Predicted 3D model of a 74-nucleotide RNA (transfer RNA) from a Promethearchaeota archaeon. Model confidence (mean pLDDT): 81 of 100. Its Rfam family is "tRNA". Rfam describes the family as follows. Transfer RNA (tRNA) molecules are approximately 80 nucleotides in length. Rfam classes the family as a transfer RNA.

[in-house]
């Protein structure tokens, strides 16, 4: 230098196939239970979907560029 993959909540990841209200588990907080803690149960808490632009009535999703990480080739 070229090619491919990945980037979504504090963490681990779905969701993209086929554009139409952004989700799960863990975590955190509060309460119940307990002599107390843990566990359990109930409720609450979570987002610039890496960044910028384009297409569209509408974009996490499609297109372009850029950034970061990983891998391969040279």
């Nucleotide at each position: 230098g070229c090619c491919g993959c990945u980037g979504u909540a504090g963490c681990u990841c779905a969701g993209u196939u086929a554009g139409g209200c952004a989700g799960a588990g863990c975590g955190u907080c509060u309460g119940a239970c307990u002599u107390g803690u843990a566990a359990u149960c109930a409720g609450a808490u979570g987002g610039u979907c890496a960044u910028g632009g384009g297409u569209u009535c509408g974009a996490u999703c499609c297109c372009c560029a850029u950034c970061a990480g990983c891998g391969g080739c040279u």